RNA sequence: AUGAACUUCUGGAAAGCAGAUGCGCGUUCAGCGUGUCUCACCGAAGGGGUAACCCCGAUCCGCCAAGCGGUCAGGGGGAAAUCUCUCAGGUCCAAUGACAGAGGGGCGC
Numbered sequence: 001a002u003g004a005a006c007u008u009c010u011g012g013a014a015a016g017c018a019g020a021u022g023c024g025c026g027u028u029c030a031g032c033g034u035g036u037c038u039c040a041c042c043g044a045a046g047g048g049g050u051a052a053c054c055c056c057g058a059u060c061c062g063c064c065a066a067g068c069g070g071u072c073a074g075g076g077g078g079a080a081a082u083c084u085c086u087c088a089g090g091u092c093c094a095a096u097g098a099c100a101g102a103g104g105g106g107c108g109c
Base pairs, nucleotide, nucleotide: 006104007103008102009101010100011099016039018038019037020036021035022034023033024032025031040091041090042089046087047085048084049083053078054077055076056075060070061069062068063067
């Protein structure tokens, strides 16, 4: 099993080529790479928060009264995301990339 985890290929958005400064490369010019600091941004690795609803539950009610059933405050627990936070990650290209399509896989989540 109307196919889990996992895996292959393909597609895949957003936001500063920001400023300062040290080091390295360079035709010692332009510029490139990298570290630190500062401010401004993005949400689709990951992570946190969150609803309905479900469960526990003082009290109260009913019964065939050993107990069983019902109701349920405050409080507690479980329970989502493309919502939200912006810790992490990211803001030229590349890489990553939630999610999706086409395969594999065959019971985990």